[in-house]
Predicted 3D model of a 100-nucleotide RNA (Glycine riboswitch aptamer) from an Ectothiorhodospiraceae bacterium.
RNA sequence: GUACCUGCCGUGGGAGAGUGUGGCCCCCAACCAUCCGUUGGUCCACCGCCGAAGGCGCAACCCGCCCGGAAUCGCUCAGGCAACCGGACCCGGCAGGCGG
Numbered sequence: 001g002u003a004c005c006u007g008c009c010g011u012g013g014g015a016g017a018g019u020g021u022g023g024c025c026c027c028c029a030a031c032c033a034u035c036c037g038u039u040g041g042u043c044c045a046c047c048g049c050c051g052a053a054g055g056c057g058c059a060a061c062c063c064g065c066c067c068g069g070a071a072u073c074g075c076u077c078a079g080g081c082a083a084c085c086g087g088a089c090c091c092g093g094c095a096g097g098c099g100g
Stems, first nucleotide, its partner, number of pairs: 001098001004097007012090002018047001020046004027041005048081003054077001055075003061069002
């Protein structure tokens, strides 16, 4: 110095998809003085749906070739479908690599 790579940080930006059905067996909450019990849920089961953590697949492309790398494409295992959180990617900062 910073085009490029890696890591970390940030009140930064950041999409999609359920007001589904059933049930209280697990968990939680409310009612009840307590137990029992009842009701409800962000809980459980089923169905439906989404793709932008991660994962898997194809390989346009990078590369003179090989090796190697490789998508925002496909799958939906995982994850997710009020908000919060998370979130690929982008932006900014710092450190290292790297270059002089």

It matches the Rfam family "Glycine riboswitch aptamer". From the family's description: This family represents the bacterial glycine riboswitch. The source organism's lineage runs through Bacteria, Pseudomonadati, Pseudomonadota, Gammaproteobacteria and Ectothiorhodospiraceae.